Context: one part of a larger RNA
RNA sequence: GAUCGAACGCUGGCGGCAUGCUUAACACAUGCAAGUCGAACGGUCUCUUUUGAGACCUUGGCCUACUGGUGACUAAUGCAUGACAAUCUACCGUUCUCUACGAACUAACUCAGGAAAACUUGUAGCUAAUACCGUAUACGCCCUUUUGAGCAAAUAUUUAUCACAGAAUGAUGAGCCCAAGUUGGAUAACCUACUUGGUAGGAUAAAGGCCUACCAAAGCAACUAUCCGUAGCUGGCCUGACACGAUGAUCAACCACUCUGGAACUGAUUACGCGACCCAGACUCCUACGGUAGGCAUCAGAGGCGAAUAUUGACACCAUGGGCACAAGCCUGAUCCAGCCUUGCCGCGUGAGUGAUAAACGCCGCAUACCGGUUGUACCAGCUCUUUCUCCGGUGAAGAUACUGACUGUAACCAGAUAAGACCCACGGCUAACUUCUCGCCAUACAACCGCAGGACUACUAACGGAGCUAGCGAUGUUC
Numbered sequence: 001g002a003u004c005g006a007a008c009g010c011u012g013g014c015g016g017c018a019u020g021c022u023u024a025a026c027a028c029a030u031g032c033a034a035g036u037c038g039a040a041c042g043g044u045c046u047c048u049u050u051u052g053a054g055a056c057c058u059u060g061g062c063c064u065a066c067u068g069g070u071g072a073c074u075a076a077u078g079c080a081u082g083a084c085a086a087u088c089u090a091c092c093g094u095u096c097u098c099u100a101c102g103a104a105c106u107a108a109c110u111c112a113g114g115a116a117a118a119c120u121u122g123u124a125g126c127u128a129a130u131a132c133c134g135u136a137u138a139c140g141c142c143c144u145u146u147u148g149a150g151c152a153a154a155u156a157u158u159u160a161u162c163a164c165a166g167a168a169u170g171a172u173g174a175g176c177c178c179a180a181g182u183u184g185g186a187u188a189a190c191c192u193a194c195u196u197g198g199u200a201g202g203a204u205a206a207a208g209g210c211c212u213a214c215c216a217a218a219g220c221a222a223c224u225a226u227c228c229g230u231a232g233c234u235g236g237c238c239u240g241a242c243a244c245g246a247u248g249a250u251c252a253a254c255c256a257c258u259c260u261g262g263a264a265c266u267g268a269u270u271a272c273g274c275g276a277c278c279c280a281g282a283c284u285c286c287u288a289c290g291g292u293a294g295g296c297a298u299c300a301g302a303g304g305c306g307a308a309u310a311u312u313g314a315c316a317c318c319a320u321g322g323g324c325a326c327a328a329g330c331c332u333g334a335u336c337c338a339g340c341c342u343u344g345c346c347g348c349g350u351g352a353g354u355g356a357u358a359a360a361c362g363c364c365g366c367a368u369a370c371c372g373g374u375u376g377u378a379c380c381a382g383c384u385c386u387u388u389c390u391c392c393g394g395u396g397a398a399g400a401u402a403c404u405g406a407c408u409g410u411a412a413c414c415a416g417a418u419a420a421g422a423c424c425c426a427c428g429g430c431u432a433a434c435u436u437c438u439c440g441c442c443a444u445a446c447a448a449c450c451g452c453a454g455g456a457c458u459a460c461u462a463a464c465g466g467a468g469c470u471a472g473c474g475a476u477g478u479u480c
Stems, first nucleotide, its partner, number of pairs: 001480002004477001006476001008474003013348006020340001026303001028301001030300002035062003040059001042057006068258004078182002081179002087174002092170006099163001100135003109125002111122004140151002143148001156161001183229003188226001191219002195217008232254001234252002236247001238245001259281004283294002286291001311338001313337001316335001320334001321332004351385004362374004390417002393414003399407001424468001427465001428450002435463002446451001
């Protein structure tokens, strides 16, 4: 000198755009953050009134693996760069082929119970399906001893269409492997037993000690293994002429986690699943003591910690994006938009002209006066003018593409009214800017450094003056 997710002191007019728990991955009251489909199916109820409309319960489908948050873990199952073979991929695009014939259930509901509650039982009764199962067929796929075996399907309807099944391919998304790179410590020198490799098998979508059996005895390490400490990594960001150093908020990509630890199911799958399940633990709530409920590192919000960080906003889904649906549409604390904060960056304002009686007050000087100098043509008074900003009234967009605008009567425009509103810090040198009074090594004075103050302080405290910067200024802290 620059920098900041900053905090502190004094001061503070407006607008635009950004940012906003860096500390306790501390424990959380309340509300919200994931649903949707009746053009898959059965039923109950209510309207209407004769064939419809709506609400709800259950079965069923798709989605809840995205989006959101956080950085605890992790020094390599991570990241970043470059390579690569032994893999899967719902929805979507393209192509080929197909949708034939049947059977048996069960929920909701009814009946009968249990429980304080959460909730729950019945070999009791009833029914449907795009739920489930069997048979047939096979463009093809798969297995194989190469001539055989195995593998599908779902309909609905307002007749316009939507769907289903098998296969190939594309796209997208992922799993896995390899190389060198990626923080400090030797006052940590040896470490490893499925450990290292082979054969065979299993497991997986898939290679592999991933697992098992047998065999061999290996493998890593001063080119730092192992152990200990610290840490999410990167694009980037800050600084700097560069080399480099420091950093990893916002935004984007990847990773990890979702009260702590563990195990699995489902699913097209990369789930071992933030607002699913089970077990254990700590903590919290309810209890009729038999049991039961919970998980804000979603968005708001309250407590606590702390120098320190915002609204329990919106009757917004208007735009963008996502889920479901043929669609209308529904849902969406993603998002959009508003609110708060001088936290940062950028822009604007706090007026313009004239005006000498060189006014008064103030301050300084001295020969102490009806004096001189200065503040100073100055933001004095007076007169004239303007209205950016602000206030009031009116008009009123774009963002939308047929409908649809939360923001919002917003931005902008027109007319009118009023000259209204600047601090802060320093003035001994470094360093731009000086005099006077008070005080008297006192003022718990000042000071980044040098230093200053003990009776003439340009250095303390105050006044006047001028200097710097300006809605900020100073001082503290961080980094270069």

The prediction has a mean pLDDT of 81.
Small-subunit ribosomal RNA, 5' domain from an uncultured bacterium, 480 nucleotides, folded computationally.
The full RNA is in RNAcentral, with records from Greengenes.
It matches the Rfam family "Bacterial small subunit ribosomal RNA".